[in-house]
């Protein structure tokens, strides 16, 4: 001097997964707001459904063919579109039961990460100086 690893702090990203109060600080608990999910009428849909090939939910995480490809879908740092490039397409839950669905009822606020370039358009915030 360069590179790698670890830790801490600040800022940021994916995701619904954040903020505030009780509380001067930590933990815990409770409540509120915000965001997100499920159940749940008439009408509509289904003309069948279940009886085992059960059915259903969260989530992008599906389809076809194959043993890994194509297509579809999701992410790439404010947002939209186009092109190129990169990555992902998992896992979990209910328990025989649930179409849609006003009122109403109910649940969650985890976990993980360092992934770009060009063009057009749009929106917004912060700092400094006067």
């Nucleotide at each position: 001097u360069c590179u790698g690893c670890c830790a801490u702090a600040u800022g940021g990203c994916c995701u619904a997964a954040u903020c505030g109060u009780g509380u001067g600080g930590a933990c815990g608990c409770a409540c509120g707001a915000a965001c997100g999910g499920g159940g749940g009428a008439c009408c509509c849909a289904a003309a069948g459904a279940u009886u085992c090939u059960g059915g259903g939910g969260c989530g992008u995480g599906c389809a076809u063919g194959u043993a890994u490809a194509u297509g579809g879908g999701g992410g790439u740092u404010g947002c939209u579109u186009u092109c190129c490039a990169c990555c992902c397409u998992a896992g979990c839950c209910c328990g025989u039961c649930a179409g849609c669905u006003u009122a109403c009822c109910u649940c969650g606020u985890c976990g993980g990460c360092a992934a770009g370039g060009a063009a057009a358009g749009c929106c917004u915030g912060u700092g400094c100086c006067u």

A computed fold for a 130-nucleotide RNA from a Bacillota bacterium, annotated as c-di-AMP riboswitch aptamer (ydaO/yuaA leader). Its Rfam family is "c-di-AMP riboswitch aptamer (ydaO/yuaA leader)". About the family: This family represents a conserved RNA structure found upstream of the ydaO and yuaA genes in Bacillus subtilis and related genes in other bacteria. Model confidence (mean pLDDT): 78 of 100. Taxonomically the source falls in Bacillota (Bacteria, Bacillati). The model forms 91% of the base pairs in the Rfam consensus.